[in-house]
Background
Bacterial RNase P class A from Rhodopirellula baltica SH 1, 405 nucleotides, folded computationally. It matches the Rfam family "Bacterial RNase P class A". It is annotated as a ribozyme. About the family: Ribonuclease P (RNase P) is a ubiquitous endoribonuclease, found in archaea, bacteria and eukarya as well as chloroplasts and mitochondria. The coordinates come from a structure-prediction model, not an experiment, and the mean pLDDT is 76.
RNA sequence: CGAGUGGGCGGGGUGACCGCUGGCACGGUUCGCGGUUCCCGCGUUUCCGGCUGGAGGAAAGUCCGGGCUCCGAAGGGCAGGAUGGUCGAUAACGUCGACCGGUCGUGAGGCCAGGGAAAGUGCAGCAGAGAGCAGACCGCCGAACGGUGACGCCGCUUGCGGUGUCAUGCGUGGUGAGGGUGAAACGGUGCGGUAAGAGCGCACCAGCGAUCAGGGUGACUUGAUCGGCUCGGUAAACCCCAUCCGGAGCUAGACCAAACAGGGUGCAUCAUCGAGGCGGCCCGCCUCGUUAUCGACAUCCGGGUAGGUCGCAGUGGAGGCGACGAGCAAUCGUCGUGCACAGAUAAAUGGUCACCGUCGAUGCUCGCAUCGGCACAGAACCCGGCUUACAAGCCCACUCGUUUU
Numbered sequence: 001c002g003a004g005u006g007g008g009c010g011g012g013g014u015g016a017c018c019g020c021u022g023g024c025a026c027g028g029u030u031c032g033c034g035g036u037u038c039c040c041g042c043g044u045u046u047c048c049g050g051c052u053g054g055a056g057g058a059a060a061g062u063c064c065g066g067g068c069u070c071c072g073a074a075g076g077g078c079a080g081g082a083u084g085g086u087c088g089a090u091a092a093c094g095u096c097g098a099c100c101g102g103u104c105g106u107g108a109g110g111c112c113a114g115g116g117a118a119a120g121u122g123c124a125g126c127a128g129a130g131a132g133c134a135g136a137c138c139g140c141c142g143a144a145c146g147g148u149g150a151c152g153c154c155g156c157u158u159g160c161g162g163u164g165u166c167a168u169g170c171g172u173g174g175u176g177a178g179g180g181u182g183a184a185a186c187g188g189u190g191c192g193g194u195a196a197g198a199g200c201g202c203a204c205c206a207g208c209g210a211u212c213a214g215g216g217u218g219a220c221u222u223g224a225u226c227g228g229c230u231c232g233g234u235a236a237a238c239c240c241c242a243u244c245c246g247g248a249g250c251u252a253g254a255c256c257a258a259a260c261a262g263g264g265u266g267c268a269u270c271a272u273c274g275a276g277g278c279g280g281c282c283c284g285c286c287u288c289g290u291u292a293u294c295g296a297c298a299u300c301c302g303g304g305u306a307g308g309u310c311g312c313a314g315u316g317g318a319g320g321c322g323a324c325g326a327g328c329a330a331u332c333g334u335c336g337u338g339c340a341c342a343g344a345u346a347a348a349u350g351g352u353c354a355c356c357g358u359c360g361a362u363g364c365u366c367g368c369a370u371c372g373g374c375a376c377a378g379a380a381c382c383c384g385g386c387u388u389a390c391a392a393g394c395c396c397a398c399u400c401g402u403u404u405u
Stems, first nucleotide, its partner, number of pairs: 001401009012356007020054005026049003031043005056376001060387002063385005068249004080245005085099005100114001101112004115240002120238002122234002137179002139175003144172003147168010187205006206230002208227008253310004262301005269296002271293002273289006316341001319339001320337007357374008
C1' cells in the first nucleotide's frame, strides 16, 4: 500500500421567533375557607406571565426471560408448549462467557436446533437394472436343470423314443470384484481363496463397540487389548429420553364516583286522593288522614356506568460512571459519586429563518462560490436479552498478500 476479519463510538451544532406538553406555586388572577376584615393567612390552579424538564440506539418486531398485579399463599397429575455438547454467569432466559466436538476458510475468524436413527413408524425428486436387511443392464462365471446341436449305444411303431458323452450361455442360475447412474450403490489396499467372486479367511489401515489405563470438575481426549461388528440419510417428521413452564395480563389491578333506573326512610312541605267545614253550586280557602299515595322533594342504600384519581416516575431502581479487589471471561463484591432519568391519554416532544458542520456534483481566480443531500425511526407500567432497520463520519485489535529498510 492492497484485500479482509472481529469489535466499538456516533446518530448533526448554535442563535432568534412562533407553538405543544409536564412540573414548580415565584408574580398576578379565579374560586373557597379562616382571621385581628380599606388588609392578611391558608388552600385551589380558572386564566396570564415567570422559571424549569421534554424520545431512541434501536423507543421498532412483540420473539424469549423477569419484576409487578389479579385469579386460589400455585402443591401433584393429564394435555399442550419450549429447550437440548460441557462447565459457569444471572432475578431469569431460547441470553451471555469460557471450553469441547463438527464443519467452512491460506488465515484473522465464521457457522452449528450440537440428546437418541444397532426402540418403533414414516419419508426421499431426477438419473439409474437396482435406493434400504437393495439390485443382475453391460460385463464376468460355469454345464447342476431345461432347450438346441453332434456323435455313440439300446429299443422298436424306421423316424421317433430312451440313455451316455461332447458342444452351445438360448432359458433358469452364480457373482456386487469391473463398467455405467447418482448427493449416496452397504469400508479401503494387498495376499489367499474360488468356476468367477465376495470380510469368505488373513495382514495392515479407517470406523464402530466393549474393557482397561493416563489427563481433565466436565463435554471430551490420548494409549493399549479384544470383537469381522462394518450397523446409509432424515427427529425445527411422528416418536423416545432428560430438563423447564399454573393461567391471564397495566384494557393487570386499587380507589372515588355523577346522570338515568332500582330499593328503604322522612316531614305530612308541595301535589294528588279521601273525609269534614265555609257554601245554593263551581273555583277557592281551612281542618283532618297517625299505614291514604306506583307522584314531587329531602335523605340513606347497594351495584357501579360516564368521568376522575392512583398504579405512573424518583425516599425509586437487577440504572450509569470511577476506584480497589476476585475471576481467562461473562460477571460479582466493597467504597465513592446530585452522573442521568420524558410522562402524554387521542396522545406533547414541533415549525420557520439565519449561520455553521458534513457528503456529493458543477465552476473557477485553488479555497472559495452555486446547487442538492444528511438515515432508520418515534415512548405509553418497568427492566434484562434477541432479532430486524439505519445517511455520512471516526476509532481499536488482528489476519493474508506485495514492496522497502